[in-house]
RNA sequence: GGGACCGUAGCUCAGCGGUUAGAGCGGCCGACUCAUAAUCGGUUGGUCAUAGGUUCGAAUCCUAUCGGUCCCA
Numbered sequence: 001g002g003g004a005c006c007g008u009a010g011c012u013c014a015g016c017g018g019u020u021a022g023a024g025c026g027g028c029c030g031a032c033u034c035a036u037a038a039u040c041g042g043u044u045g046g047u048c049a050u051a052g053g054u055u056c057g058a059a060u061c062c063u064a065u066c067g068g069u070c071c072c073a
Base pairs, nucleotide, nucleotide: 001072002071003070004069005068006067007066010025011024012023013022018056026044027043028042029041030040031039049065050064051063052062053061
């Protein structure tokens, strides 16, 4: 220098054009217990990397940029 893939909650990820963006783990409160753990109930969660474009409608499609991983030279 060229190319591929990835970027969504604190972490691991789902979501592949349309309802309010979800799950598990985590955090907080409570129940249970002599107490802790485990378990159970409730609760807390987001500028969908950034900017623009397409569309009636974008996390999702397109372009550029930024960051990460890998391949080629």
About this RNA
Transfer RNA from a Candidatus Moraniibacteriota bacterium, 73 nucleotides, folded computationally. The prediction has a mean pLDDT of 82. NCBI's taxonomy places the organism under Bacteria, Bacteria candidate phyla, Candidatus Moraniibacteriota. Its Rfam family is "tRNA". Rfam's curators write: Transfer RNA (tRNA) molecules are approximately 80 nucleotides in length. Gene Ontology term of the family: triplet codon-amino acid adaptor activity.